Description
The part of an RNA shown here (large-subunit ribosomal RNA, domain I) has 537 nucleotides and comes from a Sphingobacteriales bacterium. Rfam family: Bacterial large subunit ribosomal RNA. Rfam links the family to the GO terms ribosome and structural constituent of ribosome. RNAcentral holds the full RNA, with entries from ENA. The coordinates come from a structure-prediction model, not an experiment, and the mean pLDDT is 83. Taxonomically the source falls in Sphingobacteriales (Bacteria, Pseudomonadati, Bacteroidota, Sphingobacteriia).
Context: one part of a larger RNA
C1' cells in the first nucleotide's frame, strides 16, 4: 500500500408522516372610498425582538345575545401583578364608540408619514372651516349636490406593434393579438326587423351543438374562413319625436274683435294587413302591470343547544383502540383525536331545536299607466340624413362584376302614388319601414366567503413561500429573489458526581419501551474518512 471482516465517523438519499399547496364542483358575494379607501409610517403589553390585534379610550371601551370555570393572543416558557368563580371573567356572535400621522389627500408647501398658515368658537389648550372640477339654485358670491383614488379576472370603446410564418421577402400572416389609454357592471355588450328566406316559410337579442374546415377568399402561396336551415338553453316586451289640441310667456301686427312667429309645460300618439292626427259613432273604472311606504304573517338568517350504544373480558405490550370471548346502538359504520388499528372513550356525525340585526315572499295602502268601429279629402311618421363621387375601414370577401355596414372630404334626395333590401345593375315578385331611445333571462369571470370532492403533490414535490416569505439577500432603480419541516406517548429535556481552563466536550448516575430517540435529536443509503483483526506484497 492492497483485499477482506467487524465496529464507527461523515453525509444526507430513501421510507413513513403533514401543519401547506394544486385542481374542480355547488352555493354566496361581486365591490371599497371625502362619514377619508386600498396600502403604509409610528405607536400600543409589567417585562417585548418578530407576528397578530388595536389606535393617545391603543392585544383594547360600551350595549345586547350566546356560553361556563377558569383566564390575561402566537413564536414561549417562567415570574410578577391582576380579573373571574353562578352577582358569570377569558371566550364566541351582533350593533355601536374611539380611531395618531401619511396616502385620492383636499388650507399652502414638501425630500410620504414632515414644515408653515388664515378665519370662527370669549381662550393657554382644544374643536371646526379653508383644494380642484362639474351640475343646480338664487340674493352674483354664496349655498346645496356630485366627482376624484383603489381593485384579480371577465366586458365595451379609442389607440395599436414586432419577432414569427410564407422554408428569402414586399401584398399577406402573426393580429386587431401583445402593449397603452378611457369607461362601466355584477355581469358587460347586443336586442324587438328599412331582418332572413325563396314561391314554402320564419318571426328581437344572446349562448351551445351542428351546418363545416363546407360556400368562399387567397403573391389562388402561406394561410384565412362564414351564413341560412336543423337541434337545444332561456324567453318579454316597450317608450319617445311629429301631426292635432290646451295653457303660459317674449315679440310682431291690428280695422282693437283678434291673428301670427318663437320658447316652455301639459294632453295626444308610436306603426307596415301601414299606423296616427282629423271627422262621425260606440264603450268606459273592470282585470292587470310598475313604483313607493307602512304594518302583519310565513320562510330564511349569527354565535349556539340536544344528540344512541362496552371504557365488559383473555393474552401480549411501556401504552390496547390489537388479539380472545361475549354484548349493545344505528335516520348516527363521515371524519379527527386519544400512549399501536375505537360505530358504542373524547370532539363530533344522522336527525332535531333556536333566535337578534338583516333578507325574501305574500297581504294592505297610496301614486301612475293601459279602449273600439267606420270614413280617407287634408296633415304627420326622425335631413346636411339616404344616396352618389373620392379616400379608408368592417364583413368569409386582399377592389374585385362587389352587394351590405361604417365614415374623413365633397355633392346632395324623396315624403306613403313615398322609401329600403333580396350580393353589380334593370324589371317583376317577395320581405321590410332607416336616419331617436330603453329592456330581464339563457352567456363570461373569481381578488374574496362557506361547504364538499380528488386514479392531484407530499418538503429538489406541491404556490416563489408547510418555517420570521415576497422575508433574508442582490440591484442606483425598474426589478430579481432564496435556503430552511419531523426528539418523545408525555420534557419525564439528563438532579448529582468525575474529568476538564470550562456554561465546551466526554465518562458515570438518573429518566424513558427505546438515548446508536440527547436537543447538530424519526428512519439514516452512497461518495468520503478512521480503528481493530486476518491475509497478500
Nucleotide at each position: 500500500g492492497g483485499c477482506g471482516u467487524a465496529c464507527g465517523a461523515g453525509g444526507a438519499a430513501u421510507g413513513c408522516c403533514u401543519a401547506g399547496g394544486c385542481u374542480u364542483u355547488c352555493a354566496g358575494a361581486g365591490g371599497c372610498g371625502a362619514u377619508g379607501a386600498a396600502g403604509g409610517a409610528c405607536g400600543u403589553g409589567a417585562u417585548a425582538g418578530g407576528c397578530u390585534g388595536c389606535g393617545a379610550u391603543a392585544a383594547g371601551c360600551u350595549u345586547c345575545g350566546g356560553g361556563u370555570a377558569g383566564g390575561u393572543g402566537c413564536c414561549g416558557a417562567a415570574u410578577a401583578a391582576c380579573c373571574g368563580c353562578u352577582u358569570g371573567a377569558u371566550c364566541c356572535g351582533a350593533a355601536g364608540a374611539u380611531c395618531u400621522c401619511c396616502c385620492a389627500a383636499u388650507g399652502g408647501g414638501g425630500u410620504a408619514a414632515c414644515c408653515c398658515a388664515u378665519c370662527c368658537g370669549c381662550u393657554u389648550g382644544c374643536g371646526g372651516a379653508u383644494a380642484u372640477c362639474c351640475c343646480g339654485a338664487c340674493u352674483u358670491g354664496u349655498c346645496g349636490g356630485g366627482a376624484g383614488g383603489c381593485u384579480a379576472a371577465c366586458c365595451u370603446g379609442c389607440u395599436g406593434a414586432a419577432c414569427u410564418g410564407a422554408a428569402a421577402c414586399a401584398u399577406c400572416u402573426u393580429a386587431g393579438u401583445a402593449g397603452g389609454c378611457a369607461g362601466a357592471g355584477g355581469a358587460a355588450g347586443a336586442g324587438a326587423a328599412a331582418a332572413c328566406a325563396a314561391u314554402a316559410g320564419u318571426g328581437a337579442u344572446u349562448c351551445c351543438c351542428c351546418c363545416a374546415g363546407u360556400a368562399g377568399u387567397g403573391g389562388c402561396g402561406a394561410g384565412c374562413g362564414a351564413a341560412a336551415a336543423g337541434g337545444g338553453a332561456u324567453u318579454a316586451g316597450c317608450c319617445c319625436a311629429a301631426a292635432u289640441c290646451c295653457a303660459g310667456g317674449u315679440a310682431g301686427u291690428u280695422u282693437c274683435g283678434g291673428c301670427u312667429c318663437c320658447c316652455u309645460g301639459g294632453a295626444g300618439g308610436u306603426u307596415g294587413u301601414a299606423g296616427g292626427a282629423c271627422u262621425a259613432c260606440c264603450a268606459u273604472c273592470a282585470c292587470u302591470g310598475a313604483c313607493a311606504a307602512u304594518a302583519a304573517a310565513a320562510c330564511u338568517g349569527a354565535a349556539a343547544u340536544g344528540g344512541a350504544a362496552a371504557u365488559a373480558u383473555u393474552u401480549u405490550g411501556g401504552a390496547a383502540a390489537a388479539c380472545u370471548u361475549u354484548a349493545c346502538c344505528a335516520u348516527a359504520g363521515a371524519a379527527g383525536g386519544u400512549g399501536a388499528c375505537a360505530g358504542u372513550c373524547c370532539u363530533g356525525u344522522a336527525c332535531a331545536u333556536g333566535u337578534a340585526a338583516g333578507g325574501u315572499u305574500u297581504u294592505u295602502u297610496g301614486u301612475c299607466a293601459a279602449g273600439g268601429u267606420a270614413g280617407u279629402a287634408u296633415c304627420c311618421u326622425g335631413a346636411g340624413u339616404a344616396a352618389c363621387g373620392c379616400g379608408g375601414g368592417a364583413c368569409c370577401g386582399g377592389a374585385g362584376a362587389a352587394a351590405u355596414c361604417u365614415u374623413g372630404c365633397g355633392u346632395g334626395a324623396a315624403u306613403c302614388u313615398g322609401c329600403c333590401a333580396g350580393c353589380a345593375c334593370c324589371a317583376u315578385c317577395u320581405g321590410g319601414u332607416a336616419a331617436g331611445g330603453c329592456u330581464a333571462a339563457a352567456u363570461a369571470c373569481u381578488c374574496c366567503u362557506g361547504a364538499a370532492a380528488g386514479a392531484c403533490c407530499g418538503a429538489u414535490a406541491g404556490c416563489g413561500a408547510a418555517c420570521a416569505a415576497g422575508u433574508a439577500c442582490c440591484g442606483u432603480a425598474a426589478g430579481g429573489g432564496a435556503a430552511a419541516g419531523g426528539u418523545g406517548a408525555a420534557a419525564a429535556g439528563a438532579a448529582c458526581a468525575g474529568u476538564g481552563a470550562g456554561a465546551a466536550g466526554c465518562u458515570g448516575a438518573g429518566u424513558g419501551a427505546a438515548a446508536u430517540a440527547g436537543a447538530a435529536c424519526c428512519u439514516g443509503a452512497a461518495a468520503u474518512c478512521g480503528u481493530a483483526c486476518g491475509c497478500c506484497u